[in-house]
Context: one part of a larger RNA
Molecule: large-subunit ribosomal RNA, domain VI
Organism: bacterium
RNA sequence: CGCAAAAGAUUUGAGGAGGUUCGUCCCUAGUACGAGAGGACUGGGAUGAGGGAAUCCCUGGUGUGUCAGUUGUUUCCAUUAAAGGAGCAUCGCUGAGUAGCUAUAUUCCCAACCGAUAACCGCUGAAAGCAUCUAAGUGGGAAGCGGUCUCCAAGAUAAGAUCUUGUUAUGUAGCAAUACAUAUAAAACCCCUGGAAGACUACCAGGUUGAUAGGCGGGCGGUGGAAGUACUGUAAAGUAUUAAGCCUACCCGUACUAAUGGUUUUUUAGUAA
Repeated sequence: CGCAAAAGAUUUGAGGAGGUUCGUCCCUAGUACGAGAGGACUGGGAUGAGGGAAUCCCUGGUGUGUCAGUUGUUUCCAUUAAAGGAGCAUCGCUGAGUAGCUAUAUUCCCAACCGAUAACCGCUGAAAGCAUCUAAGUGGGAAGCGGUCUCCAAGAUAAGAUCUUGUUAUGUAGCAAUACAUAUAAAACCCCUGGAAGACUACCAGGUUGAUAGGCGGGCGGUGGAAGUACUGUAAAGUAUUAAGCCUACCCGUACUAAUGGUUUUUUAGUAA
């Protein structure tokens, strides 16, 4: 830009892409077959490999603004000092670890069926009194082909379908069709608060008729027993106060803070009065 107003939703599927993999074991059965050795078709069941998708409940990893321990150092904080903190040293090092992300973890799929066929196997059957799967007619038959499964998809210009909102007013020019201008409806965008969405964009949740983010309160969860004080001990230390103190991303609640504000786009035709 088109899809002959505009807009918000929900869809059909022409067409396209992907997938459709391979074992082992058990039963049927030590049966059919075979002198024996050996050893099935078929049908049923179980369990894997490989590939794929989703997910984080479990098992683990990571977790650089979490907690604890600890070494060195500083013209750091307050201070006479001690004790307690802060900075730096690969996150200083060490032990753990929430959310998120993640695989080696968990769940599921690669199944079954239908149709038309290939080689091939048939039925009936003449030409050619026989024979012949073929000439007329009519069956079976493959991991292959087309469906069934997943995804995209109406620029499929043959531009599809359904629901809903909406389908105005004024002025100027024109005989009129119509064109232009202004203001508005539905709706959308800019902007703002953000996100399990994301390079940007897009997408999604919200913008006071509000729980979108932060803060705050509570909870889950992590760490593992804070500081100070008291007591015990010559002391290093220990015990009590105390499952303490601290705490990131998670959950619930709560308008305290910030979502202020502003702009743009757009309306056709017919009939009747």